This is a predicted structure of a 130-nucleotide RNA (SAM riboswitch aptamer (S box leader)) from Rubrobacter sp. The coordinates come from a structure-prediction model, not an experiment, and the mean pLDDT is 82. The sequence was found by an Rfam model in a public genome assembly.
Parts: sequence; structure tokens; C1' cells
RNA sequence: CUCGCAUCGAGAGCGGUGGAGGGAACUGGCCCUUCGAAACCGCGGCAACCGGCGAGGCGGCGGCGGAGAGCCGGCCCUCGCAAGGUGCCAAAUCCAGCGGGGCGAUCAUUACCGUCCUGGAAGAUGUGGG
Repeated sequence: CUCGCAUCGAGAGCGGUGGAGGGAACUGGCCCUUCGAAACCGCGGCAACCGGCGAGGCGGCGGCGGAGAGCCGGCCCUCGCAAGGUGCCAAAUCCAGCGGGGCGAUCAUUACCGUCCUGGAAGAUGUGGG
């Protein structure tokens, strides 16, 4: 860099350095910021993806066994513990953008507009592969 899978409305901030931006990119909106942005450092915290430990499971595989008894070991699933490897600590991934649908406005239809729901795209994080 790329592909697959899972998750993304929960949760968790202080100090120092720094000195004007930041919320991934573009557009629009909205917001944060000189009562100090980004970035870096220190400490603290959140969470539980991977890994670890434990318990359970007429799940399934392998082994021992005369045996569909029983025992043992992986795998899978569920629950719990701890916190080793990551990650994260304003706002839904801040919101929208592309598609579908509901409602409102209209005598009515379509478009537009507003609003809500939903799928996608893109992105983020983890994990496995290339």
C1' cells in the first nucleotide's frame, strides 16, 4: 500500500512545551480555539479487538479405549477476571453530499425545499492474509 472480517449514537483529561489553527480529504453546514488550536512530552483515565487466565456448553474434530461407557487434548460458542500488545479520551465517524422510503407544504403530480428513517460510499480502529 492492498484484500477479507468485526466494530463505530456508550466510555474516558489534566499539566508542560508550543503559538494559530483544528474537527481525515473536497464542498456546504455546524462547532471547538488567544479563557491558547495543531503537534510533541509527562502523568492519569476509558474500553476490551488481539494475546493471557478461569468457568460453563447433548456444538464439532482428534487421541486413548472392546465400547455409541468413560477419560484426555485442540477448535468453536457463552460468561467472568486481569490489563501484556494496540487503540482511544468535545460534539453520532459532529452532520450532510450518492440511492431508496415516510411525513410536511400543494387542489393534485413531478421537481425543489424542510424533516425523519434506511442502504451505500468514504473514513477510523482492531485482527488475519497478500